[in-house]
RNA sequence: AGCGAGGUGGAGCAGUUGGCAGCUUGCCGGUCUCAUAAGCCGGAGGUCACAGGUUCGAGUCCUGUUCUCGCUA
Repeated sequence: AGCGAGGUGGAGCAGUUGGCAGCUUGCCGGUCUCAUAAGCCGGAGGUCACAGGUUCGAGUCCUGUUCUCGCUA
């Protein structure tokens, strides 16, 4: 330098053909228990890497930038 994959709550990951941003775990509160754990119920926590474009509507499509990983030179 070229090509490919990826960036989504604290962590690990989904998100289909563009139409409510979700799951597991963690955290907080409650319930249960003599108590803890497990179980059950509820809650907080998201500029969806950044900027722009298309669209009535973008995590998703298009363009540029940036970061991580891999391959080639």

A computed fold for a 73-nucleotide RNA from Candidatus Uabimicrobiia bacterium SRT713, annotated as transfer RNA. Rfam family: tRNA. Rfam links the family to the GO term triplet codon-amino acid adaptor activity. Its mean pLDDT, the model's own confidence on a scale to 100, is 83. The RNAcentral record of the sequence draws on ENA.